[in-house]
Molecule: SAM riboswitch aptamer (S box leader)
Organism: soil metagenome
RNA sequence: UCUUAUCCAGAGAGGUGGAGGGUCCGGCCCUGUGAAACCUCGACAACCUGGCGCAAGCCAAGGUGCCAAUUCCGGCAGUAUGAUCUGGAAGAUGAGA
Numbered sequence: 001u002c003u004u005a006u007c008c009a010g011a012g013a014g015g016u017g018g019a020g021g022g023u024c025c026g027g028c029c030c031u032g033u034g035a036a037a038c039c040u041c042g043a044c045a046a047c048c049u050g051g052c053g054c055a056a057g058c059c060a061a062g063g064u065g066c067c068a069a070u071u072c073c074g075g076c077a078g079u080a081u082g083a084u085c086u087g088g089a090a091g092a093u094g095a096g097a
Base pairs, nucleotide, nucleotide: 001097002096003095004094005093006092007091012041013040014039015038016037020030021029022028024075025074026073027072042067044065047063048062049060050059051058052057071090076087077086078085
């Protein structure tokens, strides 16, 4: 980079650190009652994996992932505007190439 699946569910304490974070833009939020990042332990989930099973599926948790807000909301199209909805784009994660 490409293909494909999922993204309205779920789950945080401690230590170090010391001002940012929520991808970008706009909004709106979180944050010195301590942001990012790192470490330890824990939790959640079940894509890959293992076991059972004809299958549907069930169990486990080794490899990932993840633990504010729907991917926080919008951005593009349906649709001139607003709301809503649907789809898309972009992004994230897994699996494969």